[in-house]
RNA sequence: UGGCGGGUCUAGGCGGGGGGCUAGGGGUCCCCUGAACCGUAAACCCUCUACAUGACGGGCUGAAUGCUUUGGCGAGGCGUUGAAGAUCGUCAGAGAUUCUCAGUCAUCUUUCCGUGACUAUCCGUCCCUUUAGGCUGGCGGUCAUGGAGCUGCUUUCGAAGGGAGGCAGUGAACCGCGUCUACCAGGUGAACCUGGCCAGGCCCGGGAGGGAGCAACCUAAGCUUGGACGUUCAGCGCUUAGGGGAUCGCGGAUACGAGAUUAGAGAUUGAGGAAUCUGAUGAAAACUAAGCGUCGAACUAAGGCGACCCGCUA
Numbered sequence: 001u002g003g004c005g006g007g008u009c010u011a012g013g014c015g016g017g018g019g020g021c022u023a024g025g026g027g028u029c030c031c032c033u034g035a036a037c038c039g040u041a042a043a044c045c046c047u048c049u050a051c052a053u054g055a056c057g058g059g060c061u062g063a064a065u066g067c068u069u070u071g072g073c074g075a076g077g078c079g080u081u082g083a084a085g086a087u088c089g090u091c092a093g094a095g096a097u098u099c100u101c102a103g104u105c106a107u108c109u110u111u112c113c114g115u116g117a118c119u120a121u122c123c124g125u126c127c128c129u130u131u132a133g134g135c136u137g138g139c140g141g142u143c144a145u146g147g148a149g150c151u152g153c154u155u156u157c158g159a160a161g162g163g164a165g166g167c168a169g170u171g172a173a174c175c176g177c178g179u180c181u182a183c184c185a186g187g188u189g190a191a192c193c194u195g196g197c198c199a200g201g202c203c204c205g206g207g208a209g210g211g212a213g214c215a216a217c218c219u220a221a222g223c224u225u226g227g228a229c230g231u232u233c234a235g236c237g238c239u240u241a242g243g244g245g246a247u248c249g250c251g252g253a254u255a256c257g258a259g260a261u262u263a264g265a266g267a268u269u270g271a272g273g274a275a276u277c278u279g280a281u282g283a284a285a286a287c288u289a290a291g292c293g294u295c296g297a298a299c300u301a302a303g304g305c306g307a308c309c310c311g312c313u314a
Base pairs, nucleotide, nucleotide: 001314002313003312004311005310006309007308008307012061013060014059015033016032017031018030019029023049024048025047026046027045037058038057039056040055066305067304068303069302070301071300072299076295077294078293079292080291081290084288085287087283088282089281090280091279092278093277094276097274098273099272100271101270102269103268104267105266107265108264109263111260112259119255120254121253122252123251124250125249126245127244128243129242130241132239133238134236135235136234137233138231139230140229143178145176146175147174149170150169151168152167153166154165155164156163157162183227184226185225186224187223188222195218196217202211203210204209
């Protein structure tokens, strides 16, 4: 001095790069790469000083896969250029591009069709009007005559209650005879003012009997419930028979005898637009293709440097 083995930590290492910030270097922040400790603080910021390539505290590793030079390759970033790329606007052009609209068809699909397509005619449905019926509601209750009865006046007889007559009026109730469609079945019907019959009680009477007459009952007027009837009163989404009007649809019938049809597809014609392509031109800001410049991770090639201690060895 070199090599091999063992050890030590005192050089080092435990990521790097771009942007931004900064007087400048780092960090926290953003981005790229790829795998390379922990904790604390840090954008009005933390820290360092060209020996800057972080600060503080704690660990791991260890002369190694450490440091460094010159290249290759290259993720990614930054700057710059010019209407440049992309994009947008305007103008022009191209084609069997596409879309929309309209039309046409010996076409296709769907649907219907000799159980009758298309077409034509008639009728009904719709509107107005007329006629007849039906239903519902409203309104309405014939006229005349005779008698009974009742009321008033009056004549006459009787000892009283009363008896026997005449005239007039009324006559809805009771009866008869007609007429009319005008009748039937109920309810109610006043303490007195429709009538009849009037218990009890009252009056006249010796009695018999009679009289007036309340209640109850029957009944009249009136009110009311139904039915029947009448009505040149009204209504009805009812029905019948006619006339006229309207004509898109719906229903029915007759004639004819083979296609018709909503929608869609296909082809074609025309018009308009859109998109695509090409060319020209313009474009503030924003985006970025290309060129140039610059920084550059990872990977890779060839080199250089490489502390100390112990043992062995040449």
A computed fold for a 314-nucleotide RNA from Bathyarchaeum sp. (SeqCode), annotated as Archaeal signal recognition particle RNA.
Model confidence (mean pLDDT): 76 of 100.
Of the family's consensus pairs, 86% are formed in the model.
The gene name in the source record is ffs.
It matches the Rfam family "Archaeal signal recognition particle RNA". Rfam classes the family as a non-coding RNA gene. Gene Ontology terms of the family: SRP-dependent cotranslational protein targeting to membrane, signal sequence recognition and signal recognition particle, plasma membrane targeting. Its Rfam clan is "SRP clan".
RNAcentral holds the sequence, with entries from ENA.